Predicted 3D model of a 98-nucleotide RNA (SAM riboswitch aptamer (S box leader)) from a marine eukaryotic metagenome.

RNA sequence: CUUAUGAAGAAAGGUGGAGGGACAGGCCCUAUGAUACCUUGGCAACCUAUCAAAAUUGAUAAGGUGCCAAUUCCGAUUCCGUAAAGGGAAAAGAUAAG
Numbered sequence: 001c002u003u004a005u006g007a008a009g010a011a012a013g014g015u016g017g018a019g020g021g022a023c024a025g026g027c028c029c030u031a032u033g034a035u036a037c038c039u040u041g042g043c044a045a046c047c048u049a050u051c052a053a054a055a056u057u058g059a060u061a062a063g064g065u066g067c068c069a070a071u072u073c074c075g076a077u078u079c080c081g082u083a084a085a086g087g088g089a090a091a092a093g094a095u096a097a098g
Stems, first nucleotide, its partner, number of pairs: 001098005011040005019029003025074002041068003046064002049060004072092001077089004
């Protein structure tokens, strides 16, 4: 850079001690111990493998990743809508494969 996906799903223990949720703003999480790291466990099915079916789909979950607060937490741009509410699309970012 290209393509695909995102309203589903899945936490305990230990270390440690104050911030964190990428990014205005909002709204949340957090001394009933966050973020981070380690161990174990789990979720999922993008790649891979096996099997079935038949040309693409299904099953399993050993391997490569990923993930396990909140829709990618909402939102920041634009469109529909008089406006509000609500909804659509993008951008950005995340993950996978190339």
The coordinates come from a structure-prediction model, not an experiment, and the mean pLDDT is 81. Of the family's consensus pairs, 93% are formed in the model.